Record summary:
Predicted 3D model of a 252-nucleotide part of an RNA (large-subunit ribosomal RNA, domain VI) from Ruficoccus sp. ZRK36. Its Rfam family is "Bacterial large subunit ribosomal RNA". Model confidence (mean pLDDT): 87 of 100.
Context: one part of a larger RNA
């Protein structure tokens, strides 16, 4: 900007893309087969590899916005008990996000037309031929099926609703498992969108102040304490305020 009034949902599917692997083991069966040595097809089932997609329950990695011990300085007048700085100052863990080494899953099954091959029937050529008519089988390959996109498919689609007393739609703001920016998507008080509160969960590992016990470092008690990102519910407490544009007159 089309798509011939404008919207908003749902759809069909021209057409395009993605997969397409391999091997092991039981079992058929130590059976057809073979003197024996050896040893099947066929068909069932079960499992790994490597590729690939999604995912974070567990297994682990990150995790400088949580928690703890710990050196050195400085500082908060001193004790205490705390920042700051030293690569996050080094160290031990570890929640959400993210993520692989972890989890789940795929590539099966059937059909359709054939290739090269194998065939029925059969003549041209009274035999004989799979072929000249006519009719089978047959491949990881070709269509189909599956999984994703898809109406700019300009041949531009369908179906329902709703508006023209407009339906919608956008500016803006709140924010997000969306995101470079838009774009999507989730809400704007008729409200749990995002913060904050208050409850949990994780985590981390017994705060700090008193009290006992020691001469003291220090240890018991209070006390699985205190503290706890990004997670999970609840709460209008705070911020999504008023509001304005665009869309028009029933559509060659």
């Nucleotide at each position: 900007c089309g798509c011939u009034g404008g919207a908003a949902a749902g759809u069909u599917g021209a057409g395009g893309g993605g997969u397409u692997c391999a091997u092991u083991c039981a079992u058929c069966a130590g059976u057809a087969c073979g003197a024996g040595a050896g040893g099947a097809c066929c068909g069932u089932g079960a499992a790994u590899g490597a590729c690939g997609u999604g995912c974070c329950u567990c297994u682990g990695g990150u995790g400088u916005u949580c928690c703890g011990g710990u050196u050195g300085u400085a500082c908060c007048g001193u004790c205490a008990g705390g920042u700051g700085c030293a690569c996050c100052g080094c160290c031990g863990g570890g929640u959400a996000g993210c993520u692989a080494a972890g989890c789940a899953c795929g590539g099966a099954a059937c059909c359709g037309a054939u290739a090269a091959g194998c065939g029925c029937u059969g003549a041209a050529a009274g035999c004989a031929u799979c072929u000249a008519a006519g009719c089978g089988c047959c491949a990881a390959g070709c269509g189909a099926u599956u999984c994703c996109c898809a109406a700019g498919a300009u041949a531009a689609a369908c179906u329902u609703u709703c508006c023209c007393u407009a339906a919608g739609g956008a500016u803006c703001c709140u924010g997000g498992a969306a995101g470079a920016c838009u774009a999507c998507c989730a809400g704007g008080u008729u409200g749990a969108u995002a913060g904050g509160g208050c409850g949990g969960a994780u985590g981390u590992g017994u705060a700090a102040g008193u009290g006992c016990a020691g001469u003291a470092a220090u240890g018991c008690a209070u006390u699985g304490a205190g503290c706890u990102a990004a997670c999970c519910g609840c709460u209008a407490c705070u911020a999504a305020u008023u509001a304005u544009c665009c869309a028009a007159u029933a559509g060659g």